Bacterial large signal recognition particle RNA from a Chloroflexota bacterium, 261 nucleotides, folded computationally. A source record names the gene ffs. The coordinates come from a structure-prediction model, not an experiment, and the mean pLDDT is 75. Rfam family: Bacterial large signal recognition particle RNA. Rfam describes the family as follows. The signal recognition particle (SRP) is a universally conserved ribonucleoprotein involved in the co-translational targeting of proteins to membranes. The family's RNA type in Rfam is non-coding RNA gene.
């Protein structure tokens, strides 16, 4: 160096999370890289780190180290949106109420302002009425028979008479009308009457009392709300290779044993 055969190894791998810890089973990225059991209130294991079986390939373009690039994955940062809490009971700021004060306009002895009281709107209950429907009530019309009375012709019968159709009157269910009056039943009914409730406001009407009332502005005092700010806690979208782990790829070094020739 060549042949044979064997045996380490390798037959995906990473990230987050779970754990003391290591890996696996899910769950994400890569990518196509035996097969069977066991496994997330877990499974099996000790820094030599899945654990049992079995298969295939095997010292080689193949392992294993260490570097380089990067897929994607966690944290950090950054701009921007917005969520809840807190800044005494909150500063500024608004909004009622009361009180004092100024100038200036309206108004005001034809009575401001304050007090008292009654009514009406407002709610219930009963009554009256209008209104709308529906019945009773009046008229008309209304069964050829299965409704009634009278019953021609016709029919039974010797005869009295007898059962009866049609037309004729009356009615039934039922159709059309319709003034007063009458019942029931109903509310988007009423300048309606009795009682009785509520009373902030609205609108009148009497009585007292006797000069202010209001609107601007400025203090002061009570009460209530409410963002910009600030702060603390998180949530989302962009963005950054700060940082860390890191597949696939790309280089560089290392790499047995037996036996013959």
């Nucleotide at each position: 160096c060549c042949g044979c055969g064997c045996u380490a190894g390798a037959c995906g791998g990473g990230g987050a999370g779970c754990u003391a810890g290591c890996g696996g089973u899910g769950c994400c990225c890569u990518g196509u890289a035996c097969c069977c059991g066991c496994a997330a209130u877990c499974c099996g294991c000790u820094a030599u780190a899945g654990c049992g079986g079995g298969g295939u390939u095997g010292a080689a373009u193949g392992c294993c180290u260490c570097c380089c690039c990067c897929a994607g994955g966690c944290a950090g940062g950054g701009c921007c949106g917005g969520u809840g809490g807190g800044c005494c009971c909150a500063u500024a700021u608004c909004c009622c109420g009361g009180g004092c004060g100024g100038a200036u306009g309206a108004u005001a002895u034809u009575g401001a302002g304050g007090g008292u009281u009654g009514g009406g709107u407002c709610c219930c209950a009963c009554g009256c009425g209008a209104c709308g429907u529906a019945g009773a009530c009046c008229u008309g019309c209304g069964a050829a028979c299965c409704c009634c009375g009278c019953c021609a012709g016709g029919c039974c019968g010797g005869a009295a008479g007898g059962a009866g159709c049609a037309a004729c009157g009356g009615u039934a269910a039922g159709c059309a009308g319709g003034a007063c009056a009458c019942u029931a039943c109903g509310g988007g009914u009423g300048c309606c009457g009795u009682g009785g409730g509520a009373g902030c406001g609205c609108c009148u009407g009497a009585c007292c009392u006797g000069a202010g009332u209001c609107a601007c502005c400025a203090c002061c005092u009570g009460g209530g709300a409410c963002a910009c700010g600030c702060u603390c806690a998180g949530c989302g979208u962009c963005u950054u290779g700060u940082g860390u782990c890191g597949a696939a790829g790309g280089a560089a070094g290392g790499u047995g044993c037996g036996c013959g020739g």